[in-house]
RNA sequence: CCGGCCGGCCAGACGACCGCCGGGUCCGAAAGGACCGGGAGGAAAGUCCGGGCUCCACAGGGCGCGGUGCUGGGUAACUCCCAGCGGGGGUAACCCCGGGAAAGCGCAACAGAAAGAAAACCGCCUUCGUCUUUUAGACAAGGUAAGGGUGAAACGGCGAGGUAAUAGCUCACCGGCCGAUCAGGUGACUGGUCGGGCCAGGCAAGCCCCACCGGGAGCAAGACCAAAUAGGGGGACGCAGGCGGCCCGCUUAGUCCCCGGGUUGGUUGCUUGAACUCCGGGGUAACCCGGAGUCUAGAGGAAUGGUCGUCGUCGUCUGGGUUGGUCGGGACCGACCCAGAAGUCACAGAACCCGGCUUACCGGCCGCCGGGCUG
RNA sequence: GCGCCCAUAGCUCAGUUGGAUAGAGCGUUGGACUACGAAUCCAAAGGCCAGAGGUUCGAAUCCUCUUGGGCGCACCA
Numbered sequence: 001c002c003g004g005c006c007g008g009c010c011a012g013a014c015g016a017c018c019g020c021c022g023g024g025u026c027c028g029a030a031a032g033g034a035c036c037g038g039g040a041g042g043a044a045a046g047u048c049c050g051g052g053c054u055c056c057a058c059a060g061g062g063c064g065c066g067g068u069g070c071u072g073g074g075u076a077a078c079u080c081c082c083a084g085c086g087g088g089g090g091u092a093a094c095c096c097c098g099g100g101a102a103a104g105c106g107c108a109a110c111a112g113a114a115a116g117a118a119a120a121c122c123g124c125c126u127u128c129g130u131c132u133u134u135u136a137g138a139c140a141a142g143g144u145a146a147g148g149g150u151g152a153a154a155c156g157g158c159g160a161g162g163u164a165a166u167a168g169c170u171c172a173c174c175g176g177c178c179g180a181u182c183a184g185g186u187g188a189c190u191g192g193u194c195g196g197g198c199c200a201g202g203c204a205a206g207c208c209c210c211a212c213c214g215g216g217a218g219c220a221a222g223a224c225c226a227a228a229u230a231g232g233g234g235g236a237c238g239c240a241g242g243c244g245g246c247c248c249g250c251u252u253a254g255u256c257c258c259c260g261g262g263u264u265g266g267u268u269g270c271u272u273g274a275a276c277u278c279c280g281g282g283g284u285a286a287c288c289c290g291g292a293g294u295c296u297a298g299a300g301g302a303a304u305g306g307u308c309g310u311c312g313u314c315g316u317c318u319g320g321g322u323u324g325g326u327c328g329g330g331a332c333c334g335a336c337c338c339a340g341a342a343g344u345c346a347c348a349g350a351a352c353c354c355g356g357c358u359u360a361c362c363g364g365c366c367g368c369c370g371g372g373c374u375g
Numbered sequence: 376g377c378g379c380c381c382a383u384a385g386c387u388c389a390g391u392u393g394g395a396u397a398g399a400g401c402g403u404u405g406g407a408c409u410a411c412g413a414a415u416c417c418a419a420a421g422g423c424c425a426g427a428g429g430u431u432c433g434a435a436u437c438c439u440c441u442u443g444g445g446c447g448c449a450c451c452a
Stems, first nucleotide, its partner, number of pairs: 001371004006367005012311007020039002023036005041347001045358002048356005053218004060248004065214005070084005085098005099209002104207002106203002121148002123144005129139004156174002159171003175199001177196008222268004232259006240252003261451003275294008312345001314343001316341012376448007385401004394432001403419005425441005
């Protein structure tokens, strides 16, 4: 310098003026005013998971339903994170995948003879067979999965024996599986010994099996105050409602639905929290423990903005300079530097709060891997 | 804000235990019929099943993400 890969950090800076939304103090009888201090993100987003919080039994039993899925750890919890194991890809950094298909059911279009304890189309082989011109051919009956061909997929590989011809039919070696056993490891698993039958295919983001987890709803949850109206009408019910899958059980005494009517107010929940920063310790790491310090939006149809100045980013244009190439003094094209001009500075905007994942994103910096050049 | 649903031809819809040519009606275009038109008859065009990735031999259909659209949810008596 070029190419790649994963992770971390930043997300224009400073100043002045004018505003917007909360908080505190002071002045004022009140309206209001003055001063001080604060005011979006890494994703605030999608709402895909998990939890806190609130109500319904502080949530119970069974079936169903849903989710997760190698092992160990982290955590409040997780479909997250860390470390490892096995398989695959890459030169590498690194990335992707992960229970069970020898429990059962199901599916596999077209092609093909046959699509799963399979199957004889061509081929190979046999003959008490029949026919033709004998060694050969055709037909018929049978054997055969080595070869051809079909397909996404066709029931281990290779050599020898064996056979009429073949074939794990038999044997040696190799690969894989199952059972027993030994060693290492917490474990997934790894390495070895013995035996077995020769080999059992794919799909579980089809049903299913196994193990584990999950009660439902959501801040428009919930609580309080105030105002107003017709505290009205109809229906379903005790085999009901809470409980929104069903049954049991618990609980309530009246409950629910529809039509019609009224209000469109205030307070709370509300931001101090699994919080942030620094230091020390433990752990490979995720993370945990201890100490010190800090307070960091809380609005509620929704504030966090605008203008100007200086500097910075990015490309465009203009002017000047340096240099290289092409053809005939000059012109054209390219690279770099300086100055100026008008622009541009991504994705995106908190709405009860956290932990994750995913998606969007102009660019910049740092670390990692491979290659080239130079010293 | 929270909860849920949908997307197939110009329009309205079929098509789902995954199977290769994705259909129907209306509309459009061309032709026939008619003096001309309507109606009727015949024929044709028109779709990458909202977009992307994955599972699978194979995806409109199954899984994930994105985009667009739609519905419901306040309190009091």
Overview: This is a predicted complex of two RNAs, RNase P RNA and transfer RNA, with 452 nucleotides together. The prediction has a mean pLDDT of 78. Rfam match: Bacterial RNase P class A. The family's RNA type in Rfam is ribozyme.